[in-house]
Molecule: c-di-AMP riboswitch aptamer (ydaO/yuaA leader)
Organism: Paenibacillus sp. SYP-B3998
């Protein structure tokens, strides 16, 4: 000096998933703030075991099959922390799962309820448009 694994701390990304407060310091409770699901009237809807619906970017095509899945393909999604944000576009790369209800829900004001996890990180470049902020 280089590589690599572990631990702290700050940071930053995906996703609602942050923040305060309290107290019996617990995966406790509550509030704010974000996020989902139920549910009228109008309105819509021929569907109902071959069920049938939420979350979600994850739908659909082809192939090949040992029928369990495997590979491509694409709809859609995300982003590399010196573009302050947010958007729009070109191009790199990534993903394109998964589970939950339990025969049942279309929208849906009042109302009624749920969750506020879990996983990552130096792994990409550039063009434009907006509105703010600060400085001269």
């Nucleotide at each position: 000096u280089u590589u690599g694994u572990u631990u702290c701390a700050a940071g930053g990304c995906c996703a609602a998933a942050g923040c305060u407060u309290c107290u019996u310091c617990a995966u406790g409770a509550a509030g704010c703030g974000c996020g989902g699901g139920g549910g009228a009237a109008c309105c819509a809807u021929u569907u109902g075991u071959a069920g049938g619906g939420g979350u979600g970017a994850a739908g659909c095509c082809a192939a090949g099959u040992c029928c369990g899945c495997u590979u491509g393909g694409u709809a859609g999604g995300g982003u590399g922390a010196u573009u302050a944000c947010u958007u729009u576009u070109u191009g790199a790369c990534c993903c394109g799962a998964a589970u939950c209800c339990g025969u049942c829900a279309g929208c849906u004001a009042a109302c009624c309820u749920c969750g506020u996890a879990g996983g990552c990180c130096a792994c990409u470049a550039a063009a434009a448009a907006g509105g703010g902020a600060g400085g001269a």